[in-house]
RNA sequence: GCGACCUUCGUCUAUCGGUUAGGACGGCUGCCUUUCACGCAGCAAAGAGGGGUUCGACUCCCCUAGGUCGCGCCA
Numbered sequence: 001g002c003g004a005c006c007u008u009c010g011u012c013u014a015u016c017g018g019u020u021a022g023g024a025c026g027g028c029u030g031c032c033u034u035u036c037a038c039g040c041a042g043c044a045a046a047g048a049g050g051g052g053u054u055c056g057a058c059u060c061c062c063c064u065a066g067g068u069c070g071c072g073c074c075a
Base pairs, nucleotide, nucleotide: 001071002070003069004068005067006066007065010025011024012023013022018055027043028042029041030040031039048064049063050062051061052060
C1' cells in the first nucleotide's frame, strides 16, 4: 500500500429500514436484615465522525478515523 471484517450504555452483548434502542454484569438510591452478604424494586448510562439514499437509517451506500485478520512492497 491492497483486500475482508468490525466499531451500540462503564464492560459484555441483542436489535431481518418503522422499539421509548433490550438484556446481563458493574454503578447509584431505596426495601429487606441486628449488621454485612444474598435477595427484591427503581434510577442513570450507548449507535466512532461527516455526507448521501429514503416518508423514515444503529441497520443500506460513500468518505474519514480506529481496530482485527490476510496479502503485498522497500530494505
Predicted 3D model of a 75-nucleotide RNA (transfer RNA) from a Hyphomicrobiales bacterium. Taxonomically the source falls in Hyphomicrobiales (Bacteria, Pseudomonadati, Pseudomonadota, Alphaproteobacteria). It was read from a public genome assembly. Rfam family: tRNA. It is annotated as a transfer RNA. Model confidence (mean pLDDT): 83 of 100.